Model confidence (mean pLDDT): 79 of 100. A computed fold for an 84-nucleotide RNA from Sulfurovum sp., annotated as c-di-GMP-I riboswitch aptamer.
RNA sequence: AUUAGAAAAAGCUAAACCCAUUGUGAAAUGGAGACAGAAAAUUAUAGGACUCUAAAAAUAUAUAGAGUUAGCUAAAUCACCUUU
Numbered sequence: 001a002u003u004a005g006a007a008a009a010a011g012c013u014a015a016a017c018c019c020a021u022u023g024u025g026a027a028a029u030g031g032a033g034a035c036a037g038a039a040a041a042u043u044a045u046a047g048g049a050c051u052c053u054a055a056a057a058a059u060a061u062a063u064a065g066a067g068u069u070a071g072c073u074a075a076a077u078c079a080c081c082u083u084u
Base pairs, nucleotide, nucleotide: 004082005081012037013036018031019030020029021028022027035071041077042076043075045074046073047072048069049068050067051066052065053064054063
């Protein structure tokens, strides 16, 4: 530098539910909790999903902007142990 893995060892994160707070909302933060994870570390770059607003529409047509989601997929960056 790189392949593979989570068997060993040392560790890490923390789903759902509940409580408090913030937000129109999706949801986020903290506490408790532990489903799961080998990048469940970071990034909103592309797609997907979700929320709000506006126009249009009210019989057909689903556009634009702002935001959320990294534990949805891909990509980028950094990275412990063993192994090639």